[in-house]
Context: one part of a larger RNA
RNA sequence: GCCAACGAGUUGAUGCAUGCUGCAAGGCUAAGGCCGAGAGGCUGGAGUCAUAGGGAAACCGAGUGUUAAUAGCGCGAUUAAGUAGUACGCAUCAGACCCGAAGCGAGAGUGAGCUUGCCAUGAGCAGGGUGAAGUAGUUCGAAAGAACUAUGGAGGCCCGAACGGGUAGACCGUUCAACAUCUUCCGAUGACUUGUGGUAAGAAGUGAAAAGCUAACCGAACCUCGUAAUAGCUGGUUCUCUCCGAAAUAGCUUUUGGGCUAGCGUGAGAUGUUCUUUUGGGGGGUAGAGCACUGGAAGGUCUCGACAGGGCGAAAGCUCGCGAGACCUAUCAAACUCCGAAUACCCAAAAUCAAGAAUCUUGCAGUUAGACUGUGGGGGCUAAGCUCCAUUGGUCAAAAGGGAAACAGCCCGGAUCUCAAUUUAAGGUCCCUAAAUCUAUGCUAAGUGCACUCAAGGUGGUGAUCGUUCUCAGACAAUGAGGAGGUUGGCUUAGAAGCAGCCAUCCUUUAAAGAAAGCGUAACAGCUCACUCAUCUAGAACUUUUGCGCCGAAGAUAAUCGGGGCUAAGCAUAGUACCGAAACUGAGGAUUAUAUCUAUUUUCGAAUAGGUAUACUGGUAGGAGAGUAUUCUCAUCGCGAUGAAGGUAAAGGGGUGACCCAUACUGGAGCGUUGAGAAGUAAGAAUGUUGGC
Numbered sequence: 001g002c003c004a005a006c007g008a009g010u011u012g013a014u015g016c017a018u019g020c021u022g023c024a025a026g027g028c029u030a031a032g033g034c035c036g037a038g039a040g041g042c043u044g045g046a047g048u049c050a051u052a053g054g055g056a057a058a059c060c061g062a063g064u065g066u067u068a069a070u071a072g073c074g075c076g077a078u079u080a081a082g083u084a085g086u087a088c089g090c091a092u093c094a095g096a097c098c099c100g101a102a103g104c105g106a107g108a109g110u111g112a113g114c115u116u117g118c119c120a121u122g123a124g125c126a127g128g129g130u131g132a133a134g135u136a137g138u139u140c141g142a143a144a145g146a147a148c149u150a151u152g153g154a155g156g157c158c159c160g161a162a163c164g165g166g167u168a169g170a171c172c173g174u175u176c177a178a179c180a181u182c183u184u185c186c187g188a189u190g191a192c193u194u195g196u197g198g199u200a201a202g203a204a205g206u207g208a209a210a211a212g213c214u215a216a217c218c219g220a221a222c223c224u225c226g227u228a229a230u231a232g233c234u235g236g237u238u239c240u241c242u243c244c245g246a247a248a249u250a251g252c253u254u255u256u257g258g259g260c261u262a263g264c265g266u267g268a269g270a271u272g273u274u275c276u277u278u279u280g281g282g283g284g285g286u287a288g289a290g291c292a293c294u295g296g297a298a299g300g301u302c303u304c305g306a307c308a309g310g311g312c313g314a315a316a317g318c319u320c321g322c323g324a325g326a327c328c329u330a331u332c333a334a335a336c337u338c339c340g341a342a343u344a345c346c347c348a349a350a351a352u353c354a355a356g357a358a359u360c361u362u363g364c365a366g367u368u369a370g371a372c373u374g375u376g377g378g379g380g381c382u383a384a385g386c387u388c389c390a391u392u393g394g395u396c397a398a399a400a401g402g403g404a405a406a407c408a409g410c411c412c413g414g415a416u417c418u419c420a421a422u423u424u425a426a427g428g429u430c431c432c433u434a435a436a437u438c439u440a441u442g443c444u445a446a447g448u449g450c451a452c453u454c455a456a457g458g459u460g461g462u463g464a465u466c467g468u469u470c471u472c473a474g475a476c477a478a479u480g481a482g483g484a485g486g487u488u489g490g491c492u493u494a495g496a497a498g499c500a501g502c503c504a505u506c507c508u509u510u511a512a513a514g515a516a517a518g519c520g521u522a523a524c525a526g527c528u529c530a531c532u533c534a535u536c537u538a539g540a541a542c543u544u545u546u547g548c549g550c551c552g553a554a555g556a557u558a559a560u561c562g563g564g565g566c567u568a569a570g571c572a573u574a575g576u577a578c579c580g581a582a583a584c585u586g587a588g589g590a591u592u593a594u595a596u597c598u599a600u601u602u603u604c605g606a607a608u609a610g611g612u613a614u615a616c617u618g619g620u621a622g623g624a625g626a627g628u629a630u631u632c633u634c635a636u637c638g639c640g641a642u643g644a645a646g647g648u649a650a651a652g653g654g655g656u657g658a659c660c661c662a663u664a665c666u667g668g669a670g671c672g673u674u675g676a677g678a679a680g681u682a683a684g685a686a687u688g689u690u691g692g693c
Stems, first nucleotide, its partner, number of pairs: 001693006011094006018087006026049003032043004053060002063075004097236002100233001104226004109222002116200009125190001127159003130155001134151007163187003168183003202218001204214003239627006249262005263367002265364007273355001274357001276351007288339001289337002294333003298329008307321001309320004370396004374391006401412003416589004421585001423583001427579003430564003436576001438575006449566002457551003461548004467542004478535005484508003489503003514529001517528003590617001592615010628682001630679006637672003646666004652661003
């Protein structure tokens, strides 16, 4: 891991609501007693609920309390049902649906064969080195004493086996091993190591102290008990079909992943359109707008100021500037308003509508982590798949289907079942891939683009458009020719000749030609330009608004438009076909609700069965209803050795389904139908338990 078996809302007491049964203005007995083998029966009215309420009570009573009150007000009465049992749902108390802590407490409880300390008694430490004190001799010395030579054998001395330890690394790390192995390393006559026996223990011991150790995890051992501790936490919780169907909000909370109440769901009962829409009438101060107030802020004119300061001036003063105010122009505001919507909200009337509408009472809930998207806002960077509100907008949650390549929250649309049926939505129609290689007119040449998606800036890429100017009296471009003379203008300068700089910028010849627009020279020279003619020939130049492009544009698969690929199969405008969903329609069934008809039953309230019409039938938490299956009991009717239960087989039949029936083989002794009743009543999940593989 798989398979099989086992595995979770039970039982008692009390209370509430609903259904059923008995009796009913009354209902019921409890303990106990008697009888009985028992099951149970018979007694037992003590008590309790109801029949009247109000008051704290005395008490009064269809009233009563308050009060001085006969007023007012509160709670009642004004014509009606209880009570006992039982079933189901829920609550409370109990282990209370099941499994699960770490922990807390108790016990003259068990442990020192591991380990810590201590006590008693034993044992062990190869070999080598160093050479303290002391002693002896010699020498020196007056002596104290010193030196040397021998001897001697001290030491928590040195090196290093046994022994003890465990420094560093490797290896191992489903191991040889729940700490080993290998290499290396430390101590090795000592505060050494070690055998045996003994001793100290759980809030206690022991500790050269690390909260270490106390039998492989000790900041309080282990075992048993209290004990099914508690768990606002996690996980799990077993058959079917039908109807309805949420919430992720508010308030309070040692409260924020929990509760309580309200909101929203559902069942039953009641009211009977109260809902909604339209019309009419209301209040408002938002969006917008505005500057009349409160403030902000720009420009101008004027006035005022014992206004610091800068510039000029001898000074008077002039000028720049500073502060305040008035007016004019043009503005800004969530905490400004002379104004002011749309919506929304409130009241009334009318009308349609019949919605699982609305409201009330009551049983039972679940929910109180929400998400994205559109719109209006706060925070943030008008960042976030960000965060916090609003809109009780939409969807998901709890919603499948089609589209968006794929894609909870986007677009279309809400799946009762069957059907090789129909029409459409969003979106599409070259192939993958259902349907146009459709029609018309343009644009794009960049593979731009073909779902979304990159800026400022640049662009004589190209299309449309507005306007102006020139033009057969020849424009624009190109080519040919000219572009001169006074003059090297004057000044300046080493030089200055059109072209360093300053001043002037005239005249002549001309078709035209500047005292020169640029390059150039040391200065000249030289080359162009403006301007003119000729050749040529029909448009040319500039501008406005705009469409589609181009550059800007650097990444890791050749790496993407979903792909192939496409010059349309791209973009824009207009149009006609077609495809396209579980939507609509068609055909046939089923369920539920309402209305209605028939039949049966009836406690006269209604219930059941069948038919017709209309509408409905996605669904998590959850509410409600109806069934299936298993075991046992009672009754009933049956089956079985001519083969029960059980098993095997895919294929038959019935039922919406849980499931039921038949058939063949196997098996070898019990089993079933119907009506009731009672439950150890349904498994795929719980790191479930046990067994097997």
Predicted 3D model of a 693-nucleotide part of an RNA (large-subunit ribosomal RNA, domain II) from a bacterium. Its Rfam family is "Bacterial large subunit ribosomal RNA". Rfam links the family to the GO terms structural constituent of ribosome and ribosome. RNAcentral holds the full RNA, with entries from ENA. Model confidence (mean pLDDT): 82 of 100.